[in-house]
This is a predicted complex of two RNAs, RNase P RNA and transfer RNA, with 466 nucleotides together. It holds a member of the Rfam family "Bacterial RNase P class A".

RNA sequence: GGAGCCGGCCAGGCGAACGCGGGGGCGGUGCCGGAAUGGCCGCCCUCGAGGAAAGUCCGAGCACCACAGGGCAAGGUGCUGGCCAACGGCCAGUCGGGGCGACCCGAAGGAAAGUGCCACAGAAAACAGACCGCCGGGCGACCGCAAGGCCGCUUUGGUAAGGGUGAAAAGGUGCGGUAAGAGCGCACCGCGCCGGGGGUGACUCCGGCGGCACGGUAAACCCCACCUGGUGCAAGAGCAAAUAGGGAGGCGUUCGAGGGCGGCCCGCCCGAGGCCUCCGGGUUGCUCGCUCGAGCUGCCGGGCAACCGGCAGCCCAGAUGAAUGUUCGCCACCCCGCGAAGGGCAACCGACGCGGGGACCAGAACUCGGCUUACGGACGACUCCGACG
RNA sequence: CGGGCCGUGGCGCAGCUUGGUAGCGCGCUUGACUGGGGGUCAAGAGGUCGCGAGUUCGAAUCUCGCCGGCCCGACCA
Repeated sequence: GGAGCCGGCCAGGCGAACGCGGGGGCGGUGCCGGAAUGGCCGCCCUCGAGGAAAGUCCGAGCACCACAGGGCAAGGUGCUGGCCAACGGCCAGUCGGGGCGACCCGAAGGAAAGUGCCACAGAAAACAGACCGCCGGGCGACCGCAAGGCCGCUUUGGUAAGGGUGAAAAGGUGCGGUAAGAGCGCACCGCGCCGGGGGUGACUCCGGCGGCACGGUAAACCCCACCUGGUGCAAGAGCAAAUAGGGAGGCGUUCGAGGGCGGCCCGCCCGAGGCCUCCGGGUUGCUCGCUCGAGCUGCCGGGCAACCGGCAGCCCAGAUGAAUGUUCGCCACCCCGCGAAGGGCAACCGACGCGGGGACCAGAACUCGGCUUACGGACGACUCCGACG
Repeated sequence: CGGGCCGUGGCGCAGCUUGGUAGCGCGCUUGACUGGGGGUCAAGAGGUCGCGAGUUCGAAUCUCGCCGGCCCGACCA
């Protein structure tokens, strides 16, 4: 210098002017109110987006419905230990995979409970299987005195070593063995079982035994373990205004419609001029919920870490067509061009000055914890490669 | 703000449940019949299955993440 990998961090700063939204204070009030501390007007003070506010993919708080009940169904999660309010998240580890490496990735339970599927190709695809080949037997031709050799054919037998097909051919490699072969025998590896050591555990190490029984697929059905009631702030509560508190159809009043926003059953509760659907009508207003919270910052302590505990300090948007902006100046950052002190043998580097340009992704809408996606910059640790112009 | 559905030739759709060959109608192209058009018949072209990963031997189909489009939801009586 190039390529890469991981981690936390930042999201320009200051000043001036003009604006916008929330809160507070003071003053005015002749306008709206019966009146007010209200509205309105003026001035002052103070606060005012994010790391993702996004996607709405998970998990909670909160609200209502039985203080949320039982069973089936359905859905989700799935190595181990821990963290957390909870989680499909995070941390630490185990095993497997990828990378030369730093490091990264993994929906990672069960295929000896059962069922299904494995196209095409291939002889055969899960109760394995003889197409070519190899070997034995039989028959026939030829050679040979003979033993035998060699060639051809098989309604015959053995063989899973070799060829070929396939994603996958029923443990792998080697030696022995055999007519040819074969876990048939042996060694090593793999697999399974048993015992012992280590570890909380996933798992791992060592030793022995077994000739091998168990192809793949569960992001196919399924089995096992654990979890899940539903709906979402348009939840929900209060007030105000207006209208035709209307019409049609259906069901029903204790032998009960319908509701408790879910697929079914049970159970419980509510339940009557009532409920459901459609047509038509009216208002498109205000207040609460609404922001102080699993909160933020700093220090100390515990823990490998996620995180937890203690102390001190702080208050940090609450809008509702929806504010958080615009302009100017200076400084800082990056890039380009020109000039240039200086360094160097040289290629070249270059303090500093001038001019021009750039600064991403994107914006709260009940609130948090995560994940995912979009995106700019600088810093630090580490890895690999290259080389003396 | 919340909830639901869809994406397959130019257009409208099927196939997805149970993974192996992407098909139907209209349209398009060429040819024949006709003097020509229309029409009919015959042949043919045309598809990254919205995009990217993963599972699997194999993905339009199964799973996850994005992108785009569409629909519904105010209150009163």